[in-house]
RNA sequence: UGCGUGAUGGCGGGAGAAGCCGGCCCAAGCCGGUGCCGAAGGGGCAACCACGCCCGGAAUCUCUCAGGCAAAAGGACCACCAUCACGUU
Numbered sequence: 001u002g003c004g005u006g007a008u009g010g011c012g013g014g015a016g017a018a019g020c021c022g023g024c025c026c027a028a029g030c031c032g033g034u035g036c037c038g039a040a041g042g043g044g045c046a047a048c049c050a051c052g053c054c055c056g057g058a059a060u061c062u063c064u065c066a067g068g069c070a071a072a073a074g075g076a077c078c079a080c081c082a083u084c085a086c087g088u089u
Stems, first nucleotide, its partner, number of pairs: 002088009012078002018034001020033005035069003041065001042063003048057002
C1' cells in the first nucleotide's frame, strides 16, 4: 500500500398489514373492541453450524410478548464513504 472480516458514524435505497368500529366535543391524542402484518427489540424443544458424546451457537425460519397496519417517524438488510481493531499480502 492492497485485500478480507468486524465495530462505529455519515449518506442513499428499504417491504408488509383496517385512513377499521365505539367512546372521550372534531382531529392529533387517550381508552375499549375486532381483524391483520413481520424487517426495531425479544422468545423458540427451530433450518443450519459445531462437537467423539454431553454442553454450546443460531437464521431472512418460527412465535407474535413487544412493535406496527394513510402520511410522517421507525425499519431487518444492502450499496457507497470515513475512522478504528484484527488478519493477510

Glycine riboswitch aptamer from a Paracoccaceae bacterium, 89 nucleotides, folded computationally. The coordinates come from a structure-prediction model, not an experiment, and the mean pLDDT is 79. It matches the Rfam family "Glycine riboswitch aptamer". About the family: This family represents the bacterial glycine riboswitch. The model forms 90% of the base pairs in the Rfam consensus.